[in-house]
Context: one part of a larger RNA
RNA sequence: UGACGGGGGCCCGCACAAGCGGUGGAUCAUGUGGUUUAAUUCGACGAUAAGCGGAAAACCUUACCCAGACUUGACAUAUAGCUGCAAAUCUCCAGAAACGGAGACUCCUUCGAGGGUGCUAUACAGGUGCUGCAUGGUUGUCGUCAGCUCGUGCCGUGAGGUGUAGCCUUAAGUGGUUUAACGAGCGCAACCCUCAUCCUAUGUUAAAUAUUCAUAGGAAACUGCCCUGCUCAACAGGGAGGAAGGUGAGGAUGACGUCAAAUCAGCAUGGCUCUUACGUCUGGGGCCACACACGUGAUACAAUGGCCGGUACAAAGGGUUGCUAAGUCGCAAGGCGGAGCUAAUCCCAUCAAAACCGGUCUCAGUUCGGAUUGAGGUCUGAAAUUCGACCUCAUGAAGUUGGAAUCGCUAGUAACCGUGAAUCAGCACGUCACGGUGAAUACGUUCUCGGGCCUUGUACA
Numbered sequence: 001u002g003a004c005g006g007g008g009g010c011c012c013g014c015a016c017a018a019g020c021g022g023u024g025g026a027u028c029a030u031g032u033g034g035u036u037u038a039a040u041u042c043g044a045c046g047a048u049a050a051g052c053g054g055a056a057a058a059c060c061u062u063a064c065c066c067a068g069a070c071u072u073g074a075c076a077u078a079u080a081g082c083u084g085c086a087a088a089u090c091u092c093c094a095g096a097a098a099c100g101g102a103g104a105c106u107c108c109u110u111c112g113a114g115g116g117u118g119c120u121a122u123a124c125a126g127g128u129g130c131u132g133c134a135u136g137g138u139u140g141u142c143g144u145c146a147g148c149u150c151g152u153g154c155c156g157u158g159a160g161g162u163g164u165a166g167c168c169u170u171a172a173g174u175g176g177u178u179u180a181a182c183g184a185g186c187g188c189a190a191c192c193c194u195c196a197u198c199c200u201a202u203g204u205u206a207a208a209u210a211u212u213c214a215u216a217g218g219a220a221a222c223u224g225c226c227c228u229g230c231u232c233a234a235c236a237g238g239g240a241g242g243a244a245g246g247u248g249a250g251g252a253u254g255a256c257g258u259c260a261a262a263u264c265a266g267c268a269u270g271g272c273u274c275u276u277a278c279g280u281c282u283g284g285g286g287c288c289a290c291a292c293a294c295g296u297g298a299u300a301c302a303a304u305g306g307c308c309g310g311u312a313c314a315a316a317g318g319g320u321u322g323c324u325a326a327g328u329c330g331c332a333a334g335g336c337g338g339a340g341c342u343a344a345u346c347c348c349a350u351c352a353a354a355a356c357c358g359g360u361c362u363c364a365g366u367u368c369g370g371a372u373u374g375a376g377g378u379c380u381g382a383a384a385u386u387c388g389a390c391c392u393c394a395u396g397a398a399g400u401u402g403g404a405a406u407c408g409c410u411a412g413u414a415a416c417c418g419u420g421a422a423u424c425a426g427c428a429c430g431u432c433a434c435g436g437u438g439a440a441u442a443c444g445u446u447c448u449c450g451g452g453c454c455u456u457g458u459a460c461a
Base pairs, nucleotide, nucleotide: 001461002460003458004457005456007455008454009453010452011451012450013449015445016444019409020408021407022406023405026299027298028297029296030295031294032293033292034290035289042053043052064285065284066283067282068281069280070279073124077123078122079121080120081119082118089104090103091102092101093100107115108114109113126274127273129272130271131270135268136267137263138262139261140259142257147186148185149184150183151182152181153162154161155160166177167176168175192251193250194249195248197219198218199217200216201215202214203213222245225239226238227237228236229235301402305361306360307359308358309357310356317348318347319346322341323340327336328335329334368399373394374393375392376391377390378389379388415437416436417435418434419433420432421431
């Protein structure tokens, strides 16, 4: 100087407390461990792995296994030689295909030879092989915590200290004041984006520019005004006006560093290593197994409910290999159909569902719950058996609110409800985004966890 303390003081945070809803019990989905397997490819492992890489494993992906093939190679560059044949394409044979064999077709030109392509030979290609403890880049975490440093000066033999400490204050090393310090940098804040109010201009679409709305520009919030407290400083409490009040709400933004944290399988890359194979192609299988254990979710256990009928109200998105209307067939999934739309115009989508109104059920393993299983279908796609989603009929399991323990959340939040998008031929209980309905509670800082500043002890570095 740090680190640590079941030392002290001060302060903060959904950290506790006060509340609301969950997890842990059930079934299913998904990830992981384990076990099994020819293979169940690999990585990630407290917080900071486990609906994570993977915003889509039937083939492909795919890296794994089995089998069949190729060896200048699936891909790149160069040199030399040969040839206008060959390759590609089509037909036939064998085959699971890759591929092998046979046949057909067959270069261009500025004629200098060049270009393209093929074969042979050589350099080389290639590796999701190893090392994240050789690395770049990127990322997680402490933590959006308020810290981390420098120049000159001063103090100290020196390591180093001071500045950065004290008091008040703040979300903040934010500011005020004092002061051997005076200044400065990276962080804080502000500048950026969105939302909330108003004004002006414009108006494709739309019945209408009047309102809404959209686009562009501007105004407005600064403790500016008043009162009180305080060192009459910073600031704090209250009030007025105002759409909004003291950081208005949210986002983006992550200092010096820590964990030899993660990633050589996104990419790049040193070294090592394989080279008729650890490279490449193809068919099939596997990544989907299942005594079990854990994580994250979905659905429930019902009457604040289930079912049936009627009636409302969104936002944000996507669409030409696409979204697909009207009409019509089917109980339905869906089929036929083909208008319109490269989109404020048409479609997904009457764009919602909870909500509201009426009826029924009357507390039961039920008209709760929907797992599982049987039969019949629909769609995508060469292909749905391993291993897709959906529909109809039948079946109707566990489950009556969950032990110890544990998680999230402070306001348009939690909780509940639906909608869209990415990925995508098809497949969403996941993810990301969007709106609708819309709470309860916070006395307080003793305790638990994490963090900041000062101080103290230490046989630790």